[in-house]
């Protein structure tokens, strides 16, 4: 110095929504704008697929069904269940809990090379037990 074993302790998270540089502002923490890289979407040929419905499509976990308002259908609202999503290093099993929203296009969009274009927000403090595995620090 490296490897292995053992003991102890530690870690912010959801989401694509990060990171770096420059300029300006600010006492500062930082903020605004511009750019690079990364990440995540949308549009868009051939081939292929599809074509009938009246509306359809997109972002997103956020879809579908039932009941009520109300005799029926649609829209809407309320309630219940549900596809699905989340629960703090990762995976998995059991239980439990929470969410199951919102927005956009405007009659139009299958896939899709080239090409075009957009976003990079917001929010939260997150349970119990079992199994397996990893990272960092320190010690033997």
């Nucleotide at each position: 110095a490296c490897a292995u074993u053992c003991a102890u302790g530690c870690a912010g998270c959801c989401g694509a929504g990060a990171u770096c540089c420059g300029u300006u502002c600010g006492c500062g923490a930082g903020a605004a704008c511009g750019g690079g890289u990364g990440c995540g979407g949308g549009g868009g040929a051939c081939c292929c697929a599809c074509u009938u419905c009246g509306g359809g499509g997109g972002c997103g976990u956020a879809u579908u069904c039932c009941g009520g308002c109300a005799a029926u259908g649609g829209c809407g609202c309320c309630g219940g269940a549900u596809a699905g999503a989340g629960g703090a290093c990762u995976u998995u099993c059991a239980g439990c809990c929470u969410c199951g929203a919102g927005c956009c296009c405007g009659u139009c969009a299958g896939c899709u090379a080239a090409c075009c274009u957009c976003g990079u927000a917001g929010g939260c403090a997150u349970c119990u037990g079992g199994a397996a595995g990893g990272g960092c620090a320190c010690g033997a």
Model confidence (mean pLDDT): 76 of 100. Predicted 3D model of a 140-nucleotide RNA (c-di-AMP riboswitch aptamer (ydaO/yuaA leader)) from Geobacter sulfurreducens PCA. Lineage of the source: Bacteria > Pseudomonadati > Thermodesulfobacteriota > Desulfuromonadia > Geobacter sulfurreducens. Its Rfam family is "c-di-AMP riboswitch aptamer (ydaO/yuaA leader)". Gene Ontology terms of the family: cyclic-di-AMP binding and regulation of gene expression. RNAcentral holds the sequence, with entries from Rfam and Ribocentre.